[in-house]
RNA sequence: UCCGAAAAAGGCAAACUUAUCGAAAGAUAAGGACGCAAAGCCAGAGGUCUACGGUUGGAAACCAUCCAACUACGAUAGCUCGGCCGCCGGAG
Numbered sequence: 001u002c003c004g005a006a007a008a009a010g011g012c013a014a015a016c017u018u019a020u021c022g023a024a025a026g027a028u029a030a031g032g033a034c035g036c037a038a039a040g041c042c043a044g045a046g047g048u049c050u051a052c053g054g055u056u057g058g059a060a061a062c063c064a065u066c067c068a069a070c071u072a073c074g075a076u077a078g079c080u081c082g083g084c085c086g087c088c089g090g091a092g
Stems, first nucleotide, its partner, number of pairs: 001091004011036002016031006034078001040084003044081003047076003053071007
C1' cells in the first nucleotide's frame, strides 16, 4: 500500500420490548440480533424524516381554536459522497 479466505480472534447491534428525555423526527440505558470489514468519530455537500416555533391560506368574522401548504437553525454517520482516526488476519 492493497485485500477480507461466505475464515479466525476480538468488536458493533436493526426490528421489537421496557424506562427516561423530546412537540415530533429521534436520542440515551437495559434486554434483543436484522445485519455490519470501519455499523469507530465528524452534519461539510446532496438526500430523507420531523415541524414546537414561524410564514401563507382556509373554516363568513377581530381574538381564540382547528385544518392545509411551505419552512431547519432539529434529526439521521445503519442513505450516499467527503473529512479524521484505527484493531485483527493475509499478500506485497
Description
A computed fold for a 92-nucleotide RNA from Firmicutes bacterium UBA3943, annotated as c-di-GMP-I-GGC riboswitch aptamer. Its mean pLDDT, the model's own confidence on a scale to 100, is 87. Rfam family: c-di-GMP-I-GGC riboswitch aptamer. The family is grouped with related families in Rfam's "c-di-GMP_I riboswitch clan".